A computed fold for a 551-nucleotide part of an RNA from Aiolochroia crassa, annotated as small-subunit ribosomal RNA, 5' domain. The coordinates come from a structure-prediction model, not an experiment, and the mean pLDDT is 83. The source organism's lineage runs through Eukaryota, Metazoa, Porifera, Verongimorpha and Aiolochroia. Rfam family: Bacterial small subunit ribosomal RNA. Its family is annotated with ribosome and structural constituent of ribosome in the Gene Ontology.
[in-house]
Context: one part of a larger RNA
RNA sequence: GAACGAACGCUGGCGGCGUGUCUUAAGCAUGCAAGUCGAACGAGAACCAUGGUGCUUCAGCUUGCUGAAGCGCCGGGGGACAGUGGCGAACGGGUGAGUAACACGUAGGUGAUCUGCCCCGAAGUGUGGGAUAGCCUAUGGAAACAUAGGGUAAUACCUCAUGUGAUCCGAGGGUUGGAUUCCUCGGAUGAAAGGCGCAAUCGCAAUUGUGUCGCUUUGGGAUGAGCCUGCGGUCCAUUAGUUAGUUGGUGAGGUAAUAGCUCACCAAGGCGAUGAUGGAUAGCCGGCCUGAGAGGGUGAACGGUCACACUGGGACUGAGACACGGCCCAGACUCCUACGGGAGGCAGCAGCUAAGAAUAGUCCGCAAUGGGGGAAACCCUGACGGUGCGACGCCGCGUGGGUGAUGAAGGCCUGACGGUUGUAAAGCCCUUUUCUCAGCGAAGAAUAAGGUGAGGAGUGGAACGCCUCAUCGAUGACGUUAGUUGAGGAAGAAGCCCCGGCCAAUUACGUGCCAGCAGCCGCGGUAACACGUAAGGGGCGAGCGUUGUUC
Numbered sequence: 001g002a003a004c005g006a007a008c009g010c011u012g013g014c015g016g017c018g019u020g021u022c023u024u025a026a027g028c029a030u031g032c033a034a035g036u037c038g039a040a041c042g043a044g045a046a047c048c049a050u051g052g053u054g055c056u057u058c059a060g061c062u063u064g065c066u067g068a069a070g071c072g073c074c075g076g077g078g079g080a081c082a083g084u085g086g087c088g089a090a091c092g093g094g095u096g097a098g099u100a101a102c103a104c105g106u107a108g109g110u111g112a113u114c115u116g117c118c119c120c121g122a123a124g125u126g127u128g129g130g131a132u133a134g135c136c137u138a139u140g141g142a143a144a145c146a147u148a149g150g151g152u153a154a155u156a157c158c159u160c161a162u163g164u165g166a167u168c169c170g171a172g173g174g175u176u177g178g179a180u181u182c183c184u185c186g187g188a189u190g191a192a193a194g195g196c197g198c199a200a201u202c203g204c205a206a207u208u209g210u211g212u213c214g215c216u217u218u219g220g221g222a223u224g225a226g227c228c229u230g231c232g233g234u235c236c237a238u239u240a241g242u243u244a245g246u247u248g249g250u251g252a253g254g255u256a257a258u259a260g261c262u263c264a265c266c267a268a269g270g271c272g273a274u275g276a277u278g279g280a281u282a283g284c285c286g287g288c289c290u291g292a293g294a295g296g297g298u299g300a301a302c303g304g305u306c307a308c309a310c311u312g313g314g315a316c317u318g319a320g321a322c323a324c325g326g327c328c329c330a331g332a333c334u335c336c337u338a339c340g341g342g343a344g345g346c347a348g349c350a351g352c353u354a355a356g357a358a359u360a361g362u363c364c365g366c367a368a369u370g371g372g373g374g375a376a377a378c379c380c381u382g383a384c385g386g387u388g389c390g391a392c393g394c395c396g397c398g399u400g401g402g403u404g405a406u407g408a409a410g411g412c413c414u415g416a417c418g419g420u421u422g423u424a425a426a427g428c429c430c431u432u433u434u435c436u437c438a439g440c441g442a443a444g445a446a447u448a449a450g451g452u453g454a455g456g457a458g459u460g461g462a463a464c465g466c467c468u469c470a471u472c473g474a475u476g477a478c479g480u481u482a483g484u485u486g487a488g489g490a491a492g493a494a495g496c497c498c499c500g501g502c503c504a505a506u507u508a509c510g511u512g513c514c515a516g517c518a519g520c521c522g523c524g525g526u527a528a529c530a531c532g533u534a535a536g537g538g539g540c541g542a543g544c545g546u547u548g549u550u551c
Base pairs, nucleotide, nucleotide: 001551002550003549004548006547007546008545009544010543013397014396015395016394017393018392019390020389021355026353027352028351030350031349032348035087036086037085040084041083047077048076050075051074052073053072054071055070056069057068058067059066060065061064094308095307096306104232105231106230107229108228109227110226113225114224118221119220120219121218122217123216124215125214126160128158129157135150136149137148138147139146140145166189167188168187169186170185171184172183173182194213195212196211197210198209199208200207201206234280235279236278241271242270243269246268247267248266249265250264251263252262253261283305284304285303286302287298288297289296290295310331311330312329313328314327333344334343335342336341361387363386364385365384369383370381371380372379373378400430401429402428403427410421411420412419413418434492435488436487437486438485439484440483444478450472451471452470453469454468455467456466495540496539497538498537499536500521501520502519506535507534508533509532510531516523517522
């Protein structure tokens, strides 16, 4: 000199863009942060038209009809709270405790692998069955919750059939350095689910046809992931030896997959001064800071990746977890309890306590972008978009401009003449960025559902539907937005540090080795340019200094 997620002191007008618990991976009240689908399924409260029918009462009379009211039964619409089922919840968000490791970076391998949803292709979607939740009845319990009996549905579950592919076994052949890969043949094994439109038959239901969304088997792709390898990046030798599943083999098990990954047996190996082992520290990288560079330091925010979710362990479900807002066990802690037993996990967003020099709102909205579910409308989304607080940082603007010498008054110095503050002020003439008040007012909105028009593919007896293009077509949290117009009036807006040398800027008074200053040298003991105050001056400026840290 530069820099900072900074803090402290004094001061403080505005805007834009960023940024904000670096300490205790300490503990947490409260609210919200993951749901959605009725076009998979049964049931169905409130409520609403009321249709049919039976009974009772009343009225009119044609004496068996009509009308009204009430009740019961069977229907219809409506859809709350729950439940079965599907998909999602493994993403998104947080933190950096652990980790010196194939964790990360980079370059490769997988002839050792998996991949829901998505895209392209091939083949199918036949036939039956038994349960179970919800519900009803009953019981136990303070609660959390649990148990028994009855009965019901499905795209839930399970048989049977079929088998293009696929998997396994056997035989033959081919590629390759190497085959468990590839090709051919034979045998064996194993699938599925329906929903919603439209049309016909037509009183409904049902059936058939057709369209579409699904479902099953399988090939390929895309995406994501697992595993393996070369090289690279900390300190300590005042850590020198270390290792028994240890190193290798055979056989078995196990995994999506290789492998001591696990086990039995056999052999005695493996690593190490090119630093093993042990200890300390630490998430890694793109980057960031500094520097002419080489290098040094660092890993906040943003992006990639890994690890973790009260502590330790474990598996279940699933395409994917050994799973932050899932489960089980143990532990510590907190809470409820009828003392028998239960409940919980903010390193999500706010917020609280504590700690600390120190770090924010228990805000608004799903309008945009993105995500989950759904055919869609739509629902959910503390991701995100915004706003608030903090000069915490960077950048920009302003606090007025011109004129004005009787060089006013006052202050300070003085040799008492004068000098200086100083065109500075006042005064006069202007301007209105900003400010206050009032009005106008963009863009962020693309289109969706749906409508209209045109064209197309294929199938069907036809219709709905499907694809493409054009066009119309709602929706704004911010928001009293940005911007702009008018009115008003210099009006509301300057401080901080320094002045002995380094280092730019000096005098006076007070003090008297005292009080004090200080980054270093050093000042202060009676004329202190170094302490304190004042005047003047220098520097920077909504900041200025100090402290800390890095180069």